[in-house]
RNA sequence: GUCUCGGUAGCUCAGCGGCUAGAGCACAUGGCUGUUAACCAUGAGGUCAAGGGUUCAAAUCCCUUCCGAGACG
Numbered sequence: 001g002u003c004u005c006g007g008u009a010g011c012u013c014a015g016c017g018g019c020u021a022g023a024g025c026a027c028a029u030g031g032c033u034g035u036u037a038a039c040c041a042u043g044a045g046g047u048c049a050a051g052g053g054u055u056c057a058a059a060u061c062c063c064u065u066c067c068g069a070g071a072c073g
Base pairs, nucleotide, nucleotide: 001072002071003070004069005068006067007066010025011024012023013022018056027043028042029041030040031039049065050064051063052062053061
């Protein structure tokens, strides 16, 4: 340099163009109890890497850029 894959919650990841973007773990509050852990209930937490485009509607499709991994040279 070219090509491929990836970037979504604090972490690990789901998510056919169509309700309010979800799960597990972690976190907070309450319950449970000698106390902690475990367990149960509830809750908070997201500019979907950035910008632009297509569309009635985009995390999802297209283009450019940035970051990471890999292959080739």